[in-house]
RNA sequence: AGAUAGAGGUUGCAUAUUUCAUAAGUAUGAUGAUGGAUGUUUCAGGAACAGAAGAACUCAUCAGAAAGGGAAAGAUGCCGAAAGGAUAAGAAGCCUGAGUUCUUAUUCUUGGGCAUGACGUGAAGAACGGCAUGACUGUCAUCGCAGGAUGGAGAGCUAUCUGA
Numbered sequence: 001a002g003a004u005a006g007a008g009g010u011u012g013c014a015u016a017u018u019u020c021a022u023a024a025g026u027a028u029g030a031u032g033a034u035g036g037a038u039g040u041u042u043c044a045g046g047a048a049c050a051g052a053a054g055a056a057c058u059c060a061u062c063a064g065a066a067a068g069g070g071a072a073a074g075a076u077g078c079c080g081a082a083a084g085g086a087u088a089a090g091a092a093g094c095c096u097g098a099g100u101u102c103u104u105a106u107u108c109u110u111g112g113g114c115a116u117g118a119c120g121u122g123a124a125g126a127a128c129g130g131c132a133u134g135a136c137u138g139u140c141a142u143c144g145c146a147g148g149a150u151g152g153a154g155a156g157c158u159a160u161c162u163g164a
Base pairs, nucleotide, nucleotide: 001162002161003160004159005158006157009079012078013077014076015075017073018072019071020070028063029062030061031060032059033058038050039049040048042098043097044096045095046094082110083109084108085107086106087105088104089103090102091101092100111137112136114134115133116132117131119129120128121127139152140151141150142149143148
């Protein structure tokens, strides 16, 4: 240097599936009342459509979701598992631009989960994200007889094999 195997754990990580709660008595639909000219997608412009046979807004009654996010279960694939940021390309909404979402590629950051804090995403007091602080944990290095202390980062660590 290369190849193969392996370890970390408050519930290791991801994926789709199933179930559950949430989303939400919300969106939406019907009817009635009010209202009186606009409305329809995240925004702008355009186009199209709906609208005085009454648009939006608001209220009442009846009916009433889904996606995204979360939890659990077994399954599958795994231990840079994976997560996040940036850039580029492609795809999606009627068209264009911006934005959003998804996918792919490149690149950067993070060893791991936990707690606390403010901030951000979010419907959320859920969950997640980076940051700061704290203890813990795996691993390596240094110091130490030892208990242990300090420091590093996954481009790492352990084992075996091969080559120089």

The RNA shown here (Lysine riboswitch aptamer) has 164 nucleotides and comes from uncultured Mediterraneibacter sp.
Of the family's consensus pairs, 100% are formed in the model.
NCBI's taxonomy places the organism under Bacteria, Bacillota, Clostridia, Lachnospirales, Mediterraneibacter.